[in-house]
Molecule: c-di-GMP-I riboswitch aptamer
Organism: Gemmatimonadota bacterium
RNA sequence: CGCUGCUCAGAGCAAAGCCGUCGAAAGACGGUGACGCAGAGCCACGGGACUACCGCGACACGGGUCGCUAAGUCCGCCGGGCCGCCAGC
Numbered sequence: 001c002g003c004u005g006c007u008c009a010g011a012g013c014a015a016a017g018c019c020g021u022c023g024a025a026a027g028a029c030g031g032u033g034a035c036g037c038a039g040a041g042c043c044a045c046g047g048g049a050c051u052a053c054c055g056c057g058a059c060a061c062g063g064g065u066c067g068c069u070a071a072g073u074c075c076g077c078c079g080g081g082c083c084g085c086c087a088g089c
Stems, first nucleotide, its partner, number of pairs: 002089004012037002017032006035076001041082003045079003048074003055068005
């Protein structure tokens, strides 16, 4: 340096649920809690998924209803990029 995660050590993260805060929502953050994770560290770059305040369209016309739409969200969906611990080969 490369490959691998069978083995070792010391650590790390924290799903769902519940409580609080923020947000139109998806969701995020803090606490609690551990389903799991060898990158469950970081980046929305490609695909994918979720949401639809605003906007657009249709209908209604009483303050509404329905549809479309990402510039919003998810890296714990897959791929890619960057950085990184330990061990084995």